[in-house]
Context: one part of a larger RNA
């Protein structure tokens, strides 16, 4: 110089306090540890592993087990022979395959051509094997926290200092004053998306104020170009303006106008590094190592096992509720091997027939909310686990192992020690609705809008970062 310190000073953060709502306790799901297993493939292990990789393990996938099979091999180049490719049927088998017949005689025609299939021969493929502590590339943490450098001078024997430290001042090394420093670079902001207002221009499939017309009724029809709305260009906010504190500076607090005010509110966007942090199982790849197997194919199995422990979440434990009838209001996305209205069957999942839609045209009830009525504090008309009988759907196939329905069952829970997480506003908390993957399967995860709250005196104190200071048997 650094690192440390139950040393000090400054000063930030849902880090404590202020509130909300939850986990720890019940039941189930879904990852992990552990046991067990012929396998329960691997790989993630403090914060930064555990609804992580896996946006979908019944067969595939898969990598693992057990068994039956190949060896120039499932893929790939090259070389010699033979056949056109190809299809189809039989026989054996759990398939993989192997054995038999049959149909077929193409393109190009100079062939030993070119694309395939097959046997042989070997160079060779081939490995989800090691080895992330050899290695690209990626990501994750610290943190969107305010830092990390550098030239040229100056100073010091030197290591190294100055700058970048001081006085304010911000989110922010932001910016302003001073100063042996005076510039400069990578971050900070900006510049790029979206949202909040507003003009102008287009007006179909969107929209419907006046005009008319017509229906059971709907912008349904002419029409309109006014409002929604959809883009595509503008414009709008910059501490400009006015007061006040302050050093007359930077900024600060209060106001006017404004839709919006001091970074408007989200997003992308991560400096030098730091943990031999994660990843050879996304890819590449050095080295090592197998090579009639650690490679290849098939068929069933596991990956779903269950004394039990832990994280993650979902249903609750009820009357701000359950149940039945009525009845309003979204957004964003997605739909041709697709989304599907309507009709009829069925208590229902669901079948049948099917109009429209390659989509601002067609399709998919928004629900919590309202109103009304029952229930009246109970293990209950709460809760819904289990379990048993009937189904449907999807798929070669739902026994190990899907998902829905319907009738019967009707288990724990009566708000959960100790501890411990999330959030400051259209947040938290509730309510649904969509997409991805997907044949089928969602309580995960990614996204959308409805309703929509309390609290913040502060900065003593936990934790975690910055900066300045001091101590040091450390480096």
């Nucleotide at each position: 110089u650094g690192a440390c310190g139950g040393g000090g000073g400054c000063c930030u953060g849902c880090a404590c306090a202020a509130g909300c709502g939850g986990u720890g306790g019940a039941g189930c799901a879904u990852g992990u540890g552990g046991u067990u297993u012929a396998a329960u493939u691997c790989g993630a292990u403090g914060c930064a592993a555990c609804g992580c990789g896996u946006a979908a393990a019944a067969c595939c996938u898969u990598a693992c087990c057990u068994g039956g099979u190949c060896u120039u091999g499932a893929c790939a180049u090259c070389c010699a022979c033979a056949g056109a490719a190809u299809u189809u049927u039989a026989u054996a088998g759990a398939a993989a395959u192997a054995u038999a017949a049959a149909a077929g005689u193409g393109c190009a025609a100079u062939u030993u051509g070119a694309a395939c299939u097959g046997u042989g021969a070997g160079a060779c493929a081939g490995g989800u094997g090691c080895u992330g502590c050899a290695u690209g590339g990626c990501u994750g943490u610290c943190g969107u926290c305010a830092g990390c450098u550098c030239g040229u001078g100056u100073u010091g024997u030197g290591a190294a200092a100055u700058g970048u430290u001081g006085g304010g001042u911000u989110a922010a090394g932001u910016c302003c004053c001073g100063c042996a420093a005076c510039g400069a670079g990578c971050g900070c902001a900006a510049c790029c998306c979206u949202u909040g207002u507003u003009u102008u221009u287009u007006g179909u499939u969107a929209c419907c104020a006046u005009c008319a017309g017509a229906u059971u009724a709907a912008g349904c029809u002419g029409g309109g170009g006014a409002c929604u709305c959809a883009a595509a260009a503008g414009a709008a906010a910059c501490u400009g303006c006015c007061a006040g504190u302050u050093a007359u500076a930077a900024a600060c607090u209060g106001g006017a106008g404004g839709a919006a005010g001091g970074u408007g509110g989200g997003g992308a966007c991560g400096a030098c590094g730091u943990c031999a942090a994660g990843u050879c199982a996304u890819c590449a790849u050095g080295g090592c190592c197998c090579u009639u197997a650690c490679g290849a194919c098939c068929a069933g199995g596991g990956c779903u096992a269950c004394a039990c422990a832990c994280g993650u979440g979902c249903u609750a434990c009820a009357a701000u509720g359950g149940c039945g009838u009525a009845u309003a209001c979204a957004a964003a996305g997605a739909g041709a091997u697709g989304c599907a209205a309507u009709a009829u069957u069925g208590u229902a999942a669901a079948a049948u027939a099917a109009a429209g839609c390659u989509a601002a045209u067609c399709u998919a009830u928004a629900a919590a909310a309202u109103a009304c009525g029952u229930c009246u504090u109970a293990g209950u008309u709460c809760g819904g686990a289990c379990u048993g009988g009937a189904g449907u759907c999807u798929g070669c196939a739902a026994c190990u192992c899907g998902a829905c329905u319907c009738c019967a069952c009707g288990a724990a829970g009566u708000c959960g020690g100790a501890a411990u997480c999330g959030c400051u506003a259209g947040u938290a908390a509730u309510c649904g609705u969509g997409g991805a993957u997907c044949a089928g399967c969602a309580u995960g995860c990614c996204a959308c809008g409805g309703u929509g709250a309390a609290u913040a005196u502060g900065u003593u104190u936990c934790c975690a970062g910055g900066c300045c200071u001091u101590g040091u048997a450390c480096a």
About this RNA:
The part of an RNA shown here (small-subunit ribosomal RNA, 3' major domain) has 475 nucleotides and comes from Candidatus Annandia adelgestsuga. The RNAcentral record of the full RNA draws on ENA and SILVA. The organism belongs to Candidatus Annandia, within Bacteria. Its mean pLDDT, the model's own confidence on a scale to 100, is 83. It matches the Rfam family "Bacterial small subunit ribosomal RNA". Gene Ontology terms of the family: structural constituent of ribosome and ribosome.